[in-house]
Molecule: SAM riboswitch aptamer (S box leader)
Organism: Planococcus beigongshangi
């Protein structure tokens, strides 16, 4: 860095350090921020691996479903991934076309997990 698979509408501080732009990326837009963000330590949420138990899959192995705990590996901790960019449907104004809105999938990040 590539590929494969599941998730992404919920959760989480009135702490401390730090000091200036932050919300991937490119436009647009909205927003957050000296009442100190982004970011780092603490604390916290979760519960993807790991672990426990029970049940399926004719035993083992391997796989899957439920529960279960959280001391291990990770994540994540503003706004849905803050929204829109593609394509389809359905559909509002309207009168031939500007502007939208609702759902779906898509693309593109994100984050385990497993391969190369």
């Nucleotide at each position: 860095c590539u590929c494969u698979u599941a998730u992404c509408a919920a959760g989480a501080g009135u702490g401390g350090c730090g000091g200036a732009g932050g919300g991937a990326c490119u436009a647009g837009g909205c927003c957050c921020u000296a009442u100190g963000a982004u970011g780092c330590c603490c604390g916290g949420c979760a519960a993807c691996c790991a672990c426990c138990a029970a049940g399926c899959u004719a035993u083992c192995c391997g796989g899957c479903u439920u529960g279960g705990a959280a001391a291990g590996g990770u994540g994540c901790u503003a706004a849905u991934u803050c929204c829109u960019a593609c394509a389809g449907a359905c559909u509002g104004g309207a009168u031939c076309g500007a502007c939208g809105g609702u759902c779906u999938g898509g693309c593109a990040g994100a984050u385990g997990a497993g391969a190369g």